SAM riboswitch aptamer (S box leader) from Mucilaginibacter sp., 112 nucleotides, folded computationally. Its Rfam family is "SAM riboswitch aptamer (S box leader)". From the family's description: The SAM riboswitch is found upstream of a number of genes which code for proteins involved in methionine or cysteine biosynthesis in Gram-positive bacteria. The coordinates come from a structure-prediction model, not an experiment, and the mean pLDDT is 82. NCBI's taxonomy places the organism under Bacteria, Pseudomonadati, Bacteroidota, Sphingobacteriaceae, Mucilaginibacter.
């Protein structure tokens, strides 16, 4: 770096470095940030996978991964039902809500 499979509104911070953008990638929105974020290290802490105990729909431990603002922060294409809506003299333009899928990304576990 490919591929399969599985998961995702649950959960979990503190110091120190460091100094301007960050919240994967465009775009719009929305949030976060000099009361110092994002990132880096150490401690801590969670329990998603694996692993290990317990006679196992579950609980426990933290060993290995992973994780500790927002639903993977929404949205975006797409099927469905709902609703027919704003602009514009006109051609034409835009644009909602809900529910499910994809698609991308992300993390395990396997396998190459």
């Nucleotide at each position: 770096u490919g591929c399969u499979u599985a998961u995702a509104g649950a959960g979990a911070a503190a110091g120190a470095c460091g100094g301007a953008g960050g919240g994967a990638u465009u775009a719009g929105a929305c949030c976060c940030u000099g009361c110092g974020a994002u990132g880096u290290c150490u401690u801590a802490g969670c329990a998603a996978c694996c692993u290990g105990u317990g006679c196992u729909u579950c609980a426990c431990a933290a060993g290995g991964u992973g994780c500790u603002a927002c639903a993977u922060u929404c949205u975006a294409c797409u099927u469905a039902u709902c609703a027919a809506g704003c602009c514009a003299a006109a051609a034409g333009g835009c644009a909602g809500a809900u529910a499910g899928g994809a698609c991308a990304g992300a993390u395990a576990a396997g396998c190459g």